[in-house]
Context: one part of a larger RNA
Order: sequence, then structure tokens, then C1' cells
RNA sequence: CGUUAGAGUAUUGAGAGGAUUUCUCCUUAGUACGAGAGGACCGGGAGAAACAUACCUCUGGUGUACCAGUUAUUGUGCCAACAGUAAAUGCUGGGUAGCUAAGUAUGGAAAGGAUAACCGCUGAAAGCAUCUAAGUGGGAAGCCAACCUCAAGAUGAGUACUCUUUCCAUUAAAAUGGAUAAGAUCACGGUCAGACUAACCGUUUGAUAGGCGUUAAGUGUAAGUAUAGUAAUAUAUUCAGCUGAGACGUACUAAUAGAUCGAGCGU
Repeated sequence: CGUUAGAGUAUUGAGAGGAUUUCUCCUUAGUACGAGAGGACCGGGAGAAACAUACCUCUGGUGUACCAGUUAUUGUGCCAACAGUAAAUGCUGGGUAGCUAAGUAUGGAAAGGAUAACCGCUGAAAGCAUCUAAGUGGGAAGCCAACCUCAAGAUGAGUACUCUUUCCAUUAAAAUGGAUAAGAUCACGGUCAGACUAACCGUUUGAUAGGCGUUAAGUGUAAGUAUAGUAAUAUAUUCAGCUGAGACGUACUAAUAGAUCGAGCGU
């Protein structure tokens, strides 16, 4: 921009994509078959690999400054304790959320239709025979549906329900211009959304983000003081102290103020 008034919500499905392979056990049965050696169809059960999708409860990874340890160096006058710069995040041990696979869950199915090769029934032309000429069955991981996903720009632009359907001006006339309605957008605060856009949530009639409080979780027992020891250090106070993303709560801060777009051929 279109979809022939303008909107909101819910949908149909033309069309498109996906669709895997395999081991083993049980029964039939040591049966059919076969001289023997060997050895089934059919039916049922339980696994595996790769692939796909989703997720983070578990197992782990990451987690660039969350916690602790520690080296050299500098500063706070010194000790102690802290702090700052650079040293691969200085190095080392752990690690929440998030992300993630090696982790977890699920999937391919069953039942169906038309068929291929092939196997048939009835059956003439051709008194026989013949699956075929008329007629009529079976039959595949394949085909069509089924199943999962996308999908009306499917210009063939679909369907259902609901909402608005007013006013003014110009003109010979108007699908012209303007103001509005339902509604939408901008704006503002954001997100489990995200390159931008979009989507989604919120905007004081408010828990949207931050802060604050409590807490989950992480780290691992802070500083100071006391005691013991010549001292390094240990013990007690202390499952302490500190802490980014999680959870719950709380208007303390900021979501202010406002603006724009937007409705008619025909009967």
C1' cells in the first nucleotide's frame, strides 16, 4: 500500500516443512521345509544408535570481581586492619540467576484409502487352456490422508462474533477538506522479548523497574575483644560476616506532562 466504511477478538486451511535405522528375547517350535546339517513366516515383549523438539528438577560446564585464600608493589604516620592501580579475572579454591550438554523429558506409532512389481477369482475371443478382453480380490519403508508445526499478499486477499456508524465547511457534484467515535499509535517505565524494528507487560484506579525489608542460594566462621602459647597460630564470641541477577513484601524514587492518527460506494 492492498484486501472497497473504520476497528477489536477468535478462527478455517489452499499451500509448505518434518517423517530414520537396528540388535535381542519369548511363544508358535526344534514345528513347516530339508537326505542331513540346519531351520522359519505370523504374533508378542524389551532395548540401542543417530536425529528432532523442548527444558534446567537432577549430573556437570560457564558464571571478568559474588565469597574466601594468597604473592610482589603503593597508600591511609607506624602495628593491625583496610583500600587503590597494573600484573591473563594477578594467581588459586568454590559458586546463585541466566545460558548450556555430556544432563532431563518427549517423538517417529497404531488403525485407514488408492496402488507398483507380483500373487489370485470367475472368464471368453479360441467347446480346451488362460489373473483380462467385460467383471472382481490381495499386495510395499514408497503415494494420499492420519499425526506435529507454519500458514488468508491463498491479490481466489476467506469465516464467525462484537464495537463505532456523528458533526462542520467547500462545490454543479464528490471516494474533497477539517473535527471526532470505536479503536490505535507516539510518549513514559520495563521484560523471561530483542541487532534496529517488532512482540509482550505496565503507566498512580499502579508492584513496571530501581531502592529498602525478609528470605532462598553462594562463600565458609568477618572485624574488634578475651583466653592459651616465647612465637607462628589456635580457641571463644560466631552455621559468623559479606553477597550480582532468584522469591515474597513494601509506593521511598521514577512511570510526568501531553500529543497524533482514525468512519462510505450502493440498496